[in-house]
RNA sequence: GAGCCGUUAGCUCAGCUGGUAGAGCACCGGACUUUUAAUCCGAGGGUCGGGGGUUCGAAUCCCUCACGGCUCACCA
Numbered sequence: 001g002a003g004c005c006g007u008u009a010g011c012u013c014a015g016c017u018g019g020u021a022g023a024g025c026a027c028c029g030g031a032c033u034u035u036u037a038a039u040c041c042g043a044g045g046g047u048c049g050g051g052g053g054u055u056c057g058a059a060u061c062c063c064u065c066a067c068g069g070c071u072c073a074c075c076a
Base pairs, nucleotide, nucleotide: 001072002071003070004069005068006067007066010025011024012023013022019056028042029041030040031039049065050064051063052062053061
């Protein structure tokens, strides 16, 4: 330098053919318990990496930039 994959809640990840953004764990509140843990119930938590475009409508399609991973090439 080139190609491919990835970036979504605090963490790990889903999200179909563009049509109301989700799960598990964690955190918080409650129940239970002698206490902790475990278990059960409930609630909160999102500029969907940044910017732009297409569209009635974008996490999803297009362009660009950033970051991470893999492969290849180049130099020594």
Overview:
Predicted 3D model of a 76-nucleotide RNA (transfer RNA) from an Armatimonadota bacterium. It was read from a public genome assembly. Its mean pLDDT, the model's own confidence on a scale to 100, is 80. The source organism's lineage runs through Bacteria, Bacillati and Armatimonadota. Its Rfam family is "tRNA". It is annotated as a transfer RNA. Rfam describes the family as follows. Transfer RNA (tRNA) molecules are approximately 80 nucleotides in length.